Molecule: c-di-AMP riboswitch aptamer (ydaO/yuaA leader)
Organism: Thermincola ferriacetica
Parts: sequence; C1' cells; structure tokens
RNA sequence: AUUGGAAGUACGCUUAAAUCUCCGGUUUUUCGCCGGGAUGCGGGGGAACCAAAUAAAUGGGGUGAAUCUCACAGUAUUGUGGGUAGGGGGACUCUUCCUUCCGAAUCCGACAGCUAACCUCGUCAGCGUGGCAGGAGGAAUUG
Repeated sequence: AUUGGAAGUACGCUUAAAUCUCCGGUUUUUCGCCGGGAUGCGGGGGAACCAAAUAAAUGGGGUGAAUCUCACAGUAUUGUGGGUAGGGGGACUCUUCCUUCCGAAUCCGACAGCUAACCUCGUCAGCGUGGCAGGAGGAAUUG
C1' cells in the first nucleotide's frame, strides 16, 4: 500500500416506523415484557370550486423509488440475463467529481379525481458504509 474477515458502539444506514420520571397488568422488587393513552412522524376515506364524464368493454384503485423495455427458455403461469424512468449509500449542511447499490413486494374487492370540516389506519421489518476527494458555509470539543 492492497484485498478479505472478525469485533465494536450510548455509533451509523434503509424505512413513516420514534419518544414518554403517562396509566394499568405481569414480576417479591427492579429491569424487562404486555395492553392502553399521549406526543411526533406517516397513510387512506371525505364538500364547495375546479377537473373529468357525456354509455359500456379490455375492470378499477392504494402503499412504495420500484416504472418501461429487449433477449433467451417455456404450451402457459413464469424463470434467467441486459438496459431503464426513478430511488438510496460513501458519517454536519449545500454543491462538484468519482464510485457503489436498489429498481421489489403487497393490499382493497366492483369501489374511491381534487377536497375544508370530519372520520379512520400504521408506527413493522432488515442491515453495517466509511473516496484520508475538491469548493463554500457552519457546529462541537480541547488548549
């Protein structure tokens, strides 16, 4: 110097997905856990106006970055590979360059445009990056 692995954190990342010297239960008590509540964050439904529509059909719609497309295999469902709209990471913020990763899944059930009031739902899950990079602007700590 390069590559790979392990460990570590009261650290960091994707995501709305977090907090509470609030209440109750469990536990001898505490920690913890469970249920409820509150706050914060996020989603859906829902007037007027506007938009759309002047029927039906191939249904339609929501969450999400996750759309579209090409090739091959296959009877088909689909699978594999490439690209892509779009979306993350490289440890303060913005920006430039470079680099890297994702580009899924699932829900509603004949039904929903926008939408104040109002109603309602969620608060899971999964991981471990670090270019001694340039510029600008800041912050903290120590002396």